[in-house]
């Protein structure tokens, strides 16, 4: 330099055009206990990497850029 894949909550990931974007773990609060652990309930937490385009509508499709991983030279 070229090709491929990935980037979504603090972490690991799902979602793949359709109107509140989710799960598990983690965090806060509450219940339970004499207390702790375990268990249960609840709450918060997201510019869906950035910019532009297509579309009535984009996390999802297209282009460029950035970052990470792999392959070829």
């Nucleotide at each position: 330099g070229c090709c491929u894949g990935c980037g979504u909550a603090g972490c690991u990931c799902a979602g793949u055009g359709g109107u509140u974007a989710g799960a598990g773990c983690g965090a806060g609060c509450c219940c339970u206990u004499c207390a702790u652990a375990a268990g249960g309930g609840u709450u918060a937490g997201g510019u869906c990497g950035g910019a532009g385009g297509u579309u009535c509508g984009a996390u999802c499709c297209c282009u460029c850029c950035c970052g990470c991983a792999g392959g070829c030279a």
Background: Transfer RNA from Candidatus Harrisonbacteria bacterium RIFCSPLOWO2_02_FULL_45_10c, 73 nucleotides, folded computationally. Its mean pLDDT, the model's own confidence on a scale to 100, is 81.